The prediction has a mean pLDDT of 75. A computed fold for a 402-nucleotide RNA from Parapedobacter soli, annotated as Bacterial RNase P class A. The model forms 97% of the base pairs in the Rfam consensus. The sequence was found by an Rfam model in a public genome assembly.
RNA sequence: AGGCAAACCUGCUCUAUCGCUCUUCUGCCACGGUGGGAGGGAGGAAAGUCCGGACAACGCAGAGCACCCCGCUUCCUAACGGGAAGGGUCAUGCCGAGAGGUGUGAUACGGAAAGUGCCACAGAAAAUAUACCGCCACGCCAGCGGCGCGGUAAGGGUGAAAACGUGGGGUAAGAGCCCACGGCUUUGCAUGGCGACAUGCACCGCGGUAAACCCCGGGGGUUGAAAGGUCAAAUAGGUUGCGGAUGGGGGGCGGCUCGUUCCCAUUCCGCCCACGCCGGGAGGCGUGACGGAGACCGCAACGGGUAGACCGCUUGAGCCUACCAGUGAUGGUGGGCCCAGAUAAAUGAUAGAGGCUCCGAUGAUCGGGGUACAGAAUCCGGCUUAUAGGGUUUGCCUUUUU
Numbered sequence: 001a002g003g004c005a006a007a008c009c010u011g012c013u014c015u016a017u018c019g020c021u022c023u024u025c026u027g028c029c030a031c032g033g034u035g036g037g038a039g040g041g042a043g044g045a046a047a048g049u050c051c052g053g054a055c056a057a058c059g060c061a062g063a064g065c066a067c068c069c070c071g072c073u074u075c076c077u078a079a080c081g082g083g084a085a086g087g088g089u090c091a092u093g094c095c096g097a098g099a100g101g102u103g104u105g106a107u108a109c110g111g112a113a114a115g116u117g118c119c120a121c122a123g124a125a126a127a128u129a130u131a132c133c134g135c136c137a138c139g140c141c142a143g144c145g146g147c148g149c150g151g152u153a154a155g156g157g158u159g160a161a162a163a164c165g166u167g168g169g170g171u172a173a174g175a176g177c178c179c180a181c182g183g184c185u186u187u188g189c190a191u192g193g194c195g196a197c198a199u200g201c202a203c204c205g206c207g208g209u210a211a212a213c214c215c216c217g218g219g220g221g222u223u224g225a226a227a228g229g230u231c232a233a234a235u236a237g238g239u240u241g242c243g244g245a246u247g248g249g250g251g252g253c254g255g256c257u258c259g260u261u262c263c264c265a266u267u268c269c270g271c272c273c274a275c276g277c278c279g280g281g282a283g284g285c286g287u288g289a290c291g292g293a294g295a296c297c298g299c300a301a302c303g304g305g306u307a308g309a310c311c312g313c314u315u316g317a318g319c320c321u322a323c324c325a326g327u328g329a330u331g332g333u334g335g336g337c338c339c340a341g342a343u344a345a346a347u348g349a350u351a352g353a354g355g356c357u358c359c360g361a362u363g364a365u366c367g368g369g370g371u372a373c374a375g376a377a378u379c380c381g382g383c384u385u386a387u388a389g390g391g392u393u394u395g396c397c398u399u400u401u402u
Base pairs, nucleotide, nucleotide: 001398002397003396004395005394006393007392008391009390010389012354013353014352015351016350017349018348020041021040022039023038024037025036026035027034028033043373047384048383050382051381052380053379054378055224056223057222058221062258063257064256065255067220068219069218070217071216072086073085074084075083076082087109088107089106090105091104092103093102094101095100110215111214115213116212117209118208119207132156133155134152135151136150138148139147140146141145164182165181166180167179168178169177183206184205187202188201189200190199191198192197228311229310230309231308238302239301240300241299242298243297244296249264250263251262267293268292269291270290273288274287275286276285277284278283318337319336320335321334322333323332324331325330355371356370357369358368359367360366
């Protein structure tokens, strides 16, 4: 210097004319609108709707279960499954004989010693394992070997993985059977650290898998701007079904249960039944049950009418900047700024000049092409996805110079 990869930032500018829309001031007006002045007008992702909130409604609390989410530590934040700085493990580049050091990247990173399940195929056997080949002892036979019975898991094979590894002893041959060294796990102690952990010593032990069920710890009310609220308009306060009085029923917050307290809940008629009272009897009265009709309340379905305007609606956990604190994310203090609010949906079109970039073409110059991804809809903080070109940083490779 060039190339590749990753992370981050940026991602068109100016002038003129015409057009659209919002706020504000002002004139005219048939109050429908229309003219003029001033100021503003689409993003880093506005996207996906994956997380977290603000806000709104559900009359007011609560508990348990179900269900869902999170899982190394400390810090930041309104909060988060986000961010910063660290730790562990794994992978990899460089230096080094090695031990190790250093840089980058990944990480769904609590628990397998509570339990259950799974580990395809191959293999004898995949966790209370097992003997295919092989090795060894004994016996037999037709004897360069074969068979039977027993022992074995060091050697070989299969596999991602074969029951910690290496070396030695021991043995008929072998085996943590014994010894030495080493690795990992559990527990304890000491030192350092806020902590995860690190280092050292000792004890206990030695498949993996929880992005399988599960266990442990922590957290979570539901719905969502088509949330909600106000005014106007309209009709058929239509029809049908079910339920409705106290140890209880229905509705009221989402799945269930408990609990809580708020609201609603009755009139008439008939009467064959039961009980009580009055009456000598016929019979009468009252209560309950039963049946019917109506009103009211609640739930469910069918059917009809209306559906326009306004609020929510943009001053915010806001942005810019200086200093201070902090490794940093970020926080504090001071100063400055106001920066879309549409509602079938505005934020643009044309012309010229320029910036960046590509090609002809190789230096000046000229000519031609390109300028990405993409468009607010209650708002904010993250995550993920898309992105022509330009820039910064880091790592690796190649080449040149010194």

Its Rfam family is "Bacterial RNase P class A". Rfam's curators write: Ribonuclease P (RNase P) is a ubiquitous endoribonuclease, found in archaea, bacteria and eukarya as well as chloroplasts and mitochondria. By type it is a ribozyme.